[in-house]
Context: one part of a larger RNA
This record gives sequence, C1' cells and structure tokens, in this order.
RNA sequence: GGCGUGUGGUGGAUGCCUAGGCACAGGCCGGCGAUGAAGGACGUGGUAAGCUGCGAAAAGCCAGGGGGAGCUGCAAGCGAGCUUUGAUCCCUGGAUGUCCGAAUGGGGGAACCCGGCGGGGGUAACGCUCCGUCAUCCUACGGGUGAAUACAUAGCCUGUAGGAAGCUAACCGGGGGAACUGAAACAUCUAAGUACCCCGAGGAAAAGAAAACAACAGUGAUUCCCUUAGUAGCGGCGAGCGAACGGGGAACAGCCCAAACCGUAUGGGCGUGAUAGGCUGCAGCCGUUGCUCAUACGGGGUUGUAGGACCAGUCAUGGAGAGACUGCAGAUCUCCGAAUAGAUGUUGUGUGUGAGCCAAAGAGCGCUGGAAAGCGCCGCCAGAGGAGGUGACAGCCCUGUAGGCGAAGCAUGCAACACUGUUUGUACUGGCACCUGAGUAGGUCGGGACACGUGAAAUCCCGAUUGAACCUGGCAGGACCAUCUGCCAAGGCUAAACACGAGCCUGUGACCGAUAGUGAACCAGUACCGUGAGGGAAAGGUGAAAAGCACGCCGGGAGGCGGGUGAAAUAGAACCUGAAACCACAUGCCU
Repeated sequence: GGCGUGUGGUGGAUGCCUAGGCACAGGCCGGCGAUGAAGGACGUGGUAAGCUGCGAAAAGCCAGGGGGAGCUGCAAGCGAGCUUUGAUCCCUGGAUGUCCGAAUGGGGGAACCCGGCGGGGGUAACGCUCCGUCAUCCUACGGGUGAAUACAUAGCCUGUAGGAAGCUAACCGGGGGAACUGAAACAUCUAAGUACCCCGAGGAAAAGAAAACAACAGUGAUUCCCUUAGUAGCGGCGAGCGAACGGGGAACAGCCCAAACCGUAUGGGCGUGAUAGGCUGCAGCCGUUGCUCAUACGGGGUUGUAGGACCAGUCAUGGAGAGACUGCAGAUCUCCGAAUAGAUGUUGUGUGUGAGCCAAAGAGCGCUGGAAAGCGCCGCCAGAGGAGGUGACAGCCCUGUAGGCGAAGCAUGCAACACUGUUUGUACUGGCACCUGAGUAGGUCGGGACACGUGAAAUCCCGAUUGAACCUGGCAGGACCAUCUGCCAAGGCUAAACACGAGCCUGUGACCGAUAGUGAACCAGUACCGUGAGGGAAAGGUGAAAAGCACGCCGGGAGGCGGGUGAAAUAGAACCUGAAACCACAUGCCU
C1' cells in the first nucleotide's frame, strides 16, 4: 500500500407516517363596486421582528342568538388582567373603517403633494387643525341666457333626481381573426372560424311559436341527448370535411305590436250663414263645435281551413254612474264587482341551508408490557360494528356515528292579502273590398354562411347597382317550368330541458405520499434572477408525555465525560428508520 472483516464517522437512500395536493360525483350559490370594490400601503399588542386579525373606536366596539368554564391568536416566558352578574369561543346584524386603488377637488414618480367653498376648534392675529363638500359622461325634469334669422330653435350656463365607470374562474352572444401543422414537397384545401384581440350580457346565455319540414301519408316553436351515420354528399374527388329527413328520449307554453277604423289633445290647410255638425231614433235646443292633413296618446287588432277593420242582422252579457245641451230608450265610456296571470311586496306556513343540541352499551377481571385498545375469561348495546383519537390493534374510554331536534339570516314551495297586467264577445250569418310590416322581397356583379370548395347550386347574410306584387296577393318544396302540396317574410317578447365553476358544503378514489402529489404539506408565487415583460426554487418527522438533562467535572467557547429523565438518549433538538459512495481506527491475509 492492497484485499477482507469489525467498530465508528459522514451522508440522507429506504421503510413507515401525513399536516398537503389530485381527480370525480352530488348539492348550494352564482356576483362585488361611487353607501368607494377587487387588491394593496401604512399602522395597530404591556413587552412585538414575522404571520394572522383589526383600522386612530385599530388581535378590537355594540346588540340578538348559541354555548357553559375557562380565557387574553400562531407563541413560550415575564408582567397585568378578564370570567357563572356567563368571559374566551361560534353564528347573525350593526358601529368604526387612516392612505392608495375605477379613484372622482387639482396634481402625481400608487399609498404622496397642493387647493376652493361651508361649518367647528385654536390664536392678539396669521400660520395650524377637525368635519362636510367640490371629477367626467349619459338620461329626465326645471330655471336662465341666446346665433345664422324677426319670432323661434340649436347652442351655452345652471339646479334637482336617477344612472354609468372598475373587478371577477369558466360558461354565453357578437365584431375581428392567424400560423405552425396535415396533405409524407406545396399554392386550392387542412389546421379553424381554433388560438388570440375587442365589445356586451346573464345566472345561465343564445334560440324560439313556421313565408318550417314532408311527400299525395303526415308532423306541428326552440334547445339538448341517443340514433339515423362515418350514411347521403362535399373534396388538388387528395389529405380530409361531413349533414338532413325519419325514429327514440329530456323538457314543454305560449304571447304582444305595426296597419285599417274610432276617440282625445295640439298645430296647419279648407269650408259655411239656404248650411256642415252636435253617437242613434223622436222632439226641443245649441252654433263652428265641421272636413282634411300631421304628430302624440287611448281604444281596436294580430292570422293562412286566411285574419282583421267597416256595414247590416242574430244570439249572449253582473251592478252603479256619466253625457259639448234637455227628456226617454239603445249603443258608448268610467268605476265597482267577478275571473285569471305575474318574474313584485308583506304576512303566515312547509322544506333545505345556516351556530348548535340530544344520542345506547365494560372507568369489567386476569396476563404480557413503559403503556392495553393485544391475549385469556365473563358481560352488554346495536335504527349506532362509518370514521378519527386515546402510551400497541377499542361497537360499549373520548369525539362522534344511526336516529331525532334547532334561532337570526339566506334560498325555495304553498296560501292569504296588497300591487300590476289581462279578460268580462277567441260568438254566428251575410255584405263590402279599407288593412295585413318597401328602397323591402327579388334581379345583376363581388364576397361570406350553409356538411355543400361555383358547381346544375336551391336556401340564408353582407357590399355595389337596380328594384316588385301587395290577397284576383306572396314565399318555399335544392337550377328552371307546370301541376300539386306546405306556409304568410320584410316588427317584438318568452320559462323548462342544455353549458360552466371563482366561492361554499358533502362524499368517493385498483389517485400521490415529500426528487411523488399543486410551483408551493414548511410564513411560496416567498428567497433569488431579470431594466422589464417575466422566470422561479430548496426546505416535513425527538418522544406517549418536554419529562428538552438539576448537579459535578474538562474546556475561553464549541463540544464532551459523569449523573439524572425516559421503554429507548447510537430518540438529546445537526433529534424516527439510517442504505451506498467517501473517511478513520482496529484486526487477518498478501506484498
């Protein structure tokens, strides 16, 4: 020096554990914000650096409810206190809530600087200080002023009231909109109307009551699921894209305007003295109240076997009142009553949630052990033998569990009342031909969407340019025409079934177990890196209990040796187990 063995050191693998994650299911809930949010800065404790809580009323204040013996957060100690006159704690409501932040008096390099006005404190006075208020835009109403342009209007100024703004996980609608990639290259095509950007909304959104499908038979708004079907088709007929009808389910709900016509109000035009008109009839009476156009409001009306208006007739219809003038009757209108609907409010009640509450049966005996829940023996409960904890493995020790009970608040069902809306002719017959959504439908050109790439290309939407019919009408049925059939565009609303999960609750796992599982089990989006956008760690385990080693000794200390605690200290905090590399010592063999 090497090899082997042993004993240690170092190191932190492995085993075991779980405080944290992951996924899924079900349920709740689905917004917060100028009454100042989300998110922060700075403060705040007897001692106080951090975290948490809170806000100059500052680990808190007030009230209601729960709860019942301890309490002053994590987090010890010291100090000082609170509490059965019910504290701490939990739920609910309220008060306070610095400064920044949409940030909004003005400014600004966020958490700072500087003001105006009104009121208060203070001063001899000023400075100072406290409270309130002062951004912008939109809408409605009012006031003032006031152009072109005389009146007026626009505009401007101002007051009052209401609203907006900003944040938020995904879902939803709309406006824009890639490329990599695939096509074994690549250009049409694909990826994909995806990613991404912007706008807007809701608890869902969107869609939605046939100008629909279908096929000679029928269906009857929309949405979603299964199927039809990888079919019919589309396609450099390449790669690929990819329906519908029909069938089966989930859930079901239907309505309102515009117009004709009538009335009222305002304004314009026309018109009359022999008048027109005043709801109708009869009689009186009145005298511009008339006709027409425009606008606003009310009534009316809403569909395709066409419907409605208007006129005439038939039938039906609760009560009261009104009438530019009068009487009677009818018609009309108003009010009451009745019916019905509602997403609104109040009250009551039920359900769920929401602090909590009750809840059976061994403090059994013996043995081992540091410790009994283990083993042996004897009992008991069970609508409870889910689970967790307790010094090893507990139905009967603790928390709980099954099963019951439960306030404010919240959600929701029902009922009554209030309020709001609607109805009180969806009636029938005949007539008449007034209305039934126009720069619209359609055409042409250019695009886009439809599974459909221009194709024979219907259908839908846009730009440009044209441009109907109007009920004896119009659209569609995949070029187009005829027949036939279906439907009624150019206005609007509409619950449920369907999507999502930031937040809350419950449950489950052939999910992970500290190089795993979230980046983050631990004071992590931290330390650290970067001008910045941004990037982004490592780091868990004494013991049943701190019983965390009094005291002595060596040492300056660190550290150690005794001694004590403990079942164990080679469990001593650099702390469970403690592999390997590597190091040391001892020893055997070889050289």
This is a predicted structure of a 591-nucleotide part of an RNA (large-subunit ribosomal RNA, domain I) from a Gemmatimonadota bacterium. The full RNA is in RNAcentral, with records from ENA. The coordinates come from a structure-prediction model, not an experiment, and the mean pLDDT is 81.